A computed fold for a 350-nucleotide part of an RNA from an uncultured bacterium, annotated as small-subunit ribosomal RNA, central domain. Rfam family: Bacterial small subunit ribosomal RNA.
Context: one part of a larger RNA
Formats: sequence, C1' cells, structure tokens
RNA sequence: CUGGGCGUAAAGGGUGUCAAGGCGGUUAUAUUAGUCGUUCGUUAAAUCCGUGGGCUCAACCUACGGCGUGCGAGCGAAACGGUAUAACUAGAGGGCGUAAGAGGUAUAUGGAACUCAUGGUGUAGGGGUGAAAUCCGUUGAUAUCAUGGGGAACACCAAAGGCGAAGGCAAUAUACUGGUACGUUUCUGACGCUCACACACGAAAGCCAGGGUAGCGAACGGGAUUAGAUACCCCGGUAGUCCUGGCCCUAAACGCUGCUCGCUCGUUUUAUGGAGUAUCGACCCUCUAUGAGACUAAGCUAACGCGGUAAGCGAGCCGCCUGGGUAGUACGAUCGCAAGGUUAAAACUC
Repeated sequence: CUGGGCGUAAAGGGUGUCAAGGCGGUUAUAUUAGUCGUUCGUUAAAUCCGUGGGCUCAACCUACGGCGUGCGAGCGAAACGGUAUAACUAGAGGGCGUAAGAGGUAUAUGGAACUCAUGGUGUAGGGGUGAAAUCCGUUGAUAUCAUGGGGAACACCAAAGGCGAAGGCAAUAUACUGGUACGUUUCUGACGCUCACACACGAAAGCCAGGGUAGCGAACGGGAUUAGAUACCCCGGUAGUCCUGGCCCUAAACGCUGCUCGCUCGUUUUAUGGAGUAUCGACCCUCUAUGAGACUAAGCUAACGCGGUAAGCGAGCCGCCUGGGUAGUACGAUCGCAAGGUUAAAACUC
C1' cells in the first nucleotide's frame, strides 16, 4: 500500500459559504473511446498444467498440446455508465397565506443595587475573621434621610424552554435586517449532495491607538496563618474587565459523536404550526409536520452504553488515525506589532 478504524482505547477539521474534483431522480429516442461478448495478432525460450517418451523407478531430461494479467486490430451488444435531444415532478428552489423566537446591527429610554460628592439628623465606634490584625473614624466615620453625579450589569418572568452555522445570544421601545417551521390541486423543472484549496466568521485572555473606569480584580503592597506560606483568609490595589477602530485565531471551540439522503417496534414529556371529530365558543380528545428531552424492542458495541436527534441497516463526499516517550518540539516555510499561531520531523530510547 491493501485492510481495519475515528462517543470513552490513536483518530471528526472550531464553524459556515463555495470555484476545481468526486457522486447524482423518473421516462423516451439516438449514439458510444467506459462496460460486456467474439475473432485474429502479439504476449521469446525455459518455467507452470495435461498427455506421451528416455535414464531399472523417481527427481531429472525430452516431444506435443494447453495456459498466459495485458496491449493492438476487426466485428457485435446496448442492461448499466457517458454524451445529445425531448419530456416529467416525488429531489431542490421560488410565490402566496400564516406562526414562533435572548438570531444580528444601531439608537433611545428605565428601575433596583453599588459607589462618589454636597447637605441634614446623630455619636463612638465601624469593618473584618476560625480568632485577629493591617484598614476607616472626633478634621465626625458606621447608621439614617434628602439632592445631585457616575459606570457596569439587567432580579422576578425563567423552563428538561427558545434562537443561531459555530463562537454565542436575556431590562424596555423603535428602525433596519438574516434564517426557520407549518399550510397551499400556485410556479420553475434536477437547477442537487459533498467539498482539497480559497474566502468569511470565530469565547476568554492578550496586543495597538483613543476614550472610560462604579464594582470586581492578575501583578503588586500590607495584615494574618505557618516550621516556611512567593498560597488558601483579611485590608488595599495597577493592568484588565466597559466603549470605538484595528490586530490576534486559540479552547475540555464537547454531544470528546463531520455533512447530506433513504429505510427501521413502541411509550412518554415539552416548544411552535396544521387537520379532524365534537362544540354556541374555547378546552379536552384523535391524527399529523418540524424542533428539544426521557425510557426502551430489534440491531449494534470490548464493555459502558447508543437505540427514528443511532453509536442500527445502507448510499455519496470530505477530514483524520496507524505503539509510548522525544513532540505538537527542532529545522525550514508562512502568518503576526508582539505574544505566538499554522504546517511538521529525526537521532536516541522503552
């Protein structure tokens, strides 16, 4: 390589959109460099197989016949595949009618809490802990009332709930905007699936420039604890956390489970639609579509478990794995302001 695999043993790319490539619904006709059949040529001899012969047998030797992946040429077949033409509607997409939603962007507004300032009341404590102390307070703190300023986050509703490709998204209102589901005797007519590369997005931390800074809080300072305490606890506190613009591109980026399509016993909950029966009407009830959960039959699995949201049974395409360490490292290349990212070995060793 072939093969076998990828939930947990090594292995699914963080996610999406895609040109190349691979794969591709139904019917008819035509054609055919794939495919299939047949004939001929070639495929050295030896070898191999069959039969006969020669060494007393055999091995061995020998004669004849056969075999011979493949390649070339001729003739033929048309199921499958390709190509061309014509058509179809079950895939896909559009229209129309409805529906839900923390999907996204921007702007405005609100209340609770916190903190700061000023003023009033008021007086000796407050705070903190296992216990303390550092710390704050007679220049009047803590507590309480009033007024004003500020930044960040949005209690209850709230749920096994919803939306989004993933990351992620939660006060309220408005504007703009993406996707989805259901219904439909409406239209197009295979327009599809997947996708190396590429492009876009991508938590937190970090970086650059300019703002902002209430609370929290790496680093740092102090108080404790302790044998020590570069910690856990306490008092402070800078970056940061927030905003705007630009980078970084990594995560246990997890469902540790790639995407799409088809098939396969049931029970139950929930979200959003639809239909039916019934009804004055709304429920209830029955059925159904799309999501989100729980338990299971068959089946699968090394077991755990999975089980119509498959890890079952099949098809198409992509990514990835091949003993442990060295090592996701070195070198090279490339990207980055840097931090570092991506790609990615070997010697040696067990």

The coordinates come from a structure-prediction model, not an experiment, and the mean pLDDT is 87.